Overview
The prediction has a mean pLDDT of 82. The RNA shown here (transfer RNA) has 72 nucleotides and comes from Cephalotrichum gorgonifer.
RNA sequence: GGUCUAGUGGCCGAAUGGCAAGGCGUUUGGCUUGAAACCAGAAGAUUGUAGGUUCGACCCCUGCCUAGACCA
Numbered sequence: 001g002g003u004c005u006a007g008u009g010g011c012c013g014a015a016u017g018g019c020a021a022g023g024c025g026u027u028u029g030g031c032u033u034g035a036a037a038c039c040a041g042a043a044g045a046u047u048g049u050a051g052g053u054u055c056g057a058c059c060c061c062u063g064c065c066u067a068g069a070c071c072a
Base pairs, nucleotide, nucleotide: 001071002070003069004068005067006066007065010024011023012022018055026042027041028040029039030038048064049063050062051061052060
């Protein structure tokens, strides 16, 4: 330098163009002498970034950034 893959809450990780799942963690309450475990709730995402297509984009297209693989 070229080709390809990936980027989604603090972490991991789903989501055929039509409401952004779930687990861990955090937090509140219950339980306990207290804590852990367990049970019941809650909060937490401008979906890497800037544009485009579309009535509508995590999803399709383009540039850029970051990480990785392969080739040179």
Annotation:
Its Rfam family is "tRNA". From the family's description: Transfer RNA (tRNA) molecules are approximately 80 nucleotides in length. The family's RNA type in Rfam is transfer RNA. The sequence is in RNAcentral, with records from ENA.